[in-house]
Context: one part of a larger RNA
């Protein structure tokens, strides 16, 4: 030395555990912000290193609610000192304070800095200081001032704005737009209008009240599922894409405008005393009245068996109005009637009611022996249940503990697309031949794109660019190349809720979802140490016991550590702490040369 065996370090693997992740689904809330956000920074405590909180009023201040005995947030103990049934601590409503930075906004800047103007106030002899407000650019409205230029206009100036700015997971919409990959190679295709980048909105956005569909019946705004359907179709007719109408469901909702006409107000131009013109007659009188064209504002209209305008007829009360008088017509206002409304149809709301949300409260029902370090176990005998979900209690508790079903419950503030009042708004109706109006550089051609299932193709529709460039209801577009006939619609203005998406957030509930090399990177002070010039990359690190009861005294050592005694079920449970495998190193104690 090797080999067995038993005890032991090292080591951390397994087992349980689990405070933290992961997934889905439901209901809320869906936007914060120049009234200074989002995120920091620096600060705040009797002693405070960090976190959490809060801001120099700084682990807090003030009402007003709920709660009832303690309490002065963690790590985290202790030492001083407080508070509290005259209601603290905690909780929930609405207030206040909120330093610096950050859109950052008085100017400047290498963020949390440094430097002003101006009003006022404090100080100071005086100057320097201190404090509050206050000052950015665009934009919009208003007023003043005012070139070139006569008016005037640009411009400049003040004032005022609960305008913008900037941030934000996912979802919407618009404006750009690949490749990898599939065709088993590749170019037309495809991945795809994806990923990605801008830009813009909101709690949804987007679309919507037929210039649609369909088919000889005939429906009737969009929007989502179903299905229709892997069909019609498209397609190097490869690979692949791949619809609509129709059924059948969810939800329902329809409105303003533009012109025609009439009035008014401003601007041009015409006209210049009257045969035009002041509501109609008669009479008298004004007269820069008027007429035309533009432009703004109110009336009036808004439609597809075409619809409006003008014209014509009919129609409640009362009172007031015009160049003056009558008389007629009108139009104004009140009341009366009727009708609707805050999410469009026109806009402020505000009261009360009722359901809800932001603290909360009531809430049944077991003892006994036995084992045990300790009962919820065992073994007897009950008991509740609208409650046997579920966590905790020294091991498996329905009846110990907080729960739980189930009922109740707001001073404050919210939400209802709930009701009701206040309160606000609007208001007839029939006929109609002729004549006016019915959305223009559009519609449509042409040429080159793009969308749709459609890859130019027989290519209709939709849509962009460029060119040319209609009509107004006897119009126009469309039915998938044209063209008749027949049907359907009424472009070229503009707004709408419901149903649909999405889930950064809040609540509440589940998991044949992990269990600490898994789950999130991240159960632990994690986007932290650290790395990098940046952009970025980016860890490791859970576990004493029930309870700290965390070992008082003695021994040995300078200590570290141990050895005794004590705790305690256990101490090979000893803050290098549950189990504690294996590699590695040992000790003894047998064998073999």
């Nucleotide at each position: 030395a090797g080999c067995c065996a038993a005890c032991g370090g090292u080591g951390a693997a397994u087992g349980c555990c689990u405070u933290g992740g992961c997934g889905c689904c439901a209901a809320u809330a869906a936007c914060c912000g120049a009234a200074g956000a989002a995120g920091g920074a620096c600060g705040u405590g009797g002693a405070u290193g960090a976190c959490u909180g809060c801001g120099a009023a700084a682990a807090g201040u003030u009402a007003c609610g709920g709660u009832g005995a303690g309490c002065c947030g963690u790590c985290u103990a202790u030492c001083a000192g407080g508070c509290u049934u005259u209601g603290a601590c905690c909780c929930g409503u609405a207030a206040a304070u909120g330093u610096c930075c950050g859109a950052a906004u008085g100017a400047g800047g290498a963020a949390a800095c440094u430097c002003a103007g101006c009003a006022c106030u404090c100080g100071u002899u005086a100057u320097u200081g201190a404090g509050u407000g206050u000052u950015a650019u665009u934009c919009c409205a208003g007023u003043g001032u005012g070139a070139a230029u006569a008016c005037a206009u640009a411009g400049c100036a003040c004032u005022g704005g609960u305008a913008a700015a900037g941030g934000g997971a996912a979802c919407c919409g618009g404006g750009g737009g690949a490749a990898u990959u599939g065709a088993a190679a590749c170019a037309u295709c495809u991945c795809a209008g994806u990923a990605c980048c801008c830009c813009g909105a909101g709690g949804a956005a987007a679309g919507a009240a037929a210039a649609g569909c369909a088919a000889a019946c005939g429906c009737g705004a969009c929007u989502c599922c179903c299905u229709u359907a892997g069909u019609a179709g498209c397609g190097g007719c490869g690979a692949g894409c791949g619809a609509a109408g129709a059924g059948g469901g969810a939800a329902g909702a329809g409105a303003c405008u533009a012109a025609a006409c009439c009035g008014u107000g401003c601007u041009g131009g015409c006209g210049c005393a009257a045969u035009a013109g002041c509501c109609u007659g008669a009479u008298g009188g004004c007269g820069u009245u008027g007429c035309c064209a533009g432009u703004a504002c109110g009336g009036u209209g808004u439609c597809g068996a075409g619809g409006g305008a003008c014209g014509a007829c009919u129609a409640g009360a009362c009172a007031c109005u015009g160049c003056a008088u009558c008389a007629g017509a009108a139009g104004u206002g009140u009341c009366g009637c009727g009708a609707a409304g805050u999410u469009a149809c026109a806009a402020a709301g505000u009261u009360g009611c009722u359901a809800g949300g932001u603290a909360g409260a009531a809430g049944a029902a077991u003892u006994g022996u036995c084992u045990g370090g300790g009962a919820a176990g065992a073994c007897a005998a009950g008991c509740c249940a609208c409650a046997g979900u579920g966590g905790g209690u020294a091991a498996g508790a329905g009846c110990c503990c907080c729960g739980u079903a189930u009922u109740c419950g707001a001073a404050a503030c919210u939400u209802a697309u709930g009701c009701a009042g206040c309160c606000u708004u609007c208001g007839a109706g029939u006929c109609c031949a002729a004549u006016c109006c019915c959305a223009a550089g559009u519609a449509a051609u042409g040429c080159c794109g793009g969308a749709u299932c459609c890859g130019a193709g027989c290519a209709a529709u939709c849509u962009g660019g460029c060119a040319u460039g209609a009509a107004u209801c006897u119009g126009u577009g469309g039915g998938g190349a044209c063209c008749a006939c027949c049907c359907c619609a009424u472009a070229a203005g503009u707004c709408u809720a419901a149903g649909u998406a999405u889930u950064u957030a809040u609540u509440g509930g589940c998991g044949a979802c992990c269990g600490a090399u898994a789950g999130u990177g991240a159960a632990c002070c994690a986007g932290u140490a650290c790395c990098g010039u940046g952009a970025g990359g980016g860890a490791a690190a859970g576990g004493u016991g029930a309870a700290a009861a965390g070992a008082a005294c003695c021994c040995c050592g300078g200590g570290a550590g141990g050895g005794g005694a004590g705790u305690g079920a256990a101490a090979u449970a000893g803050u290098a702490c549950c189990u504690g495998a294996a590699a590695c190193c040992g000790u003894u104690g047998g064998u073999u040369u």

Predicted 3D model of a 593-nucleotide part of an RNA (large-subunit ribosomal RNA, domain I) from an Ilumatobacteraceae bacterium. Its Rfam family is "Bacterial large subunit ribosomal RNA". Rfam links the family to the GO terms ribosome and structural constituent of ribosome. The prediction has a mean pLDDT of 82. The RNAcentral record of the full RNA draws on ENA.